[in-house]
Molecule: transfer RNA
Organism: Nanobdellati archaeon
RNA sequence: GCCGGGGUCGCCUAGCCAGGUAUGGCGCAGGUCUGGAGAACCUGUUCCCGUAAGGGAGCGAGGGUUCGAAUCCCUCCCCCGGCG
Numbered sequence: 001g002c003c004g005g006g007g008u009c010g011c012c013u014a015g016c017c018a019g020g021u022a023u024g025g026c027g028c029a030g031g032u033c034u035g036g037a038g039a040a041c042c043u044g045u046u047c048c049c050g051u052a053a054g055g056g057a058g059c060g061a062g063g064g065u066u067c068g069a070a071u072c073c074c075u076c077c078c079c080c081g082g083c084g
Base pairs, nucleotide, nucleotide: 001083002082003081004080005079006078007077010026011025012024020067027045028044029043030042031041032040046057047056048055049054060076061075062074063073064072
């Protein structure tokens, strides 16, 4: 230098081909249960603003297309493997 795979919430992971509400698990917090704990079950769990209702941002970075982008296009960065 070329080819392939990958980068998504604290961690792991689905979604990407074929654009339309950010998926599931772990962990964590609260609760139910218990004499107490564990297990089990229920609820919540990215960030910011707001008393709240609600609003905005967010999928490696920056642009582009579009009413709308994790998803399509372009240029880069990082990790893994292969070729030379």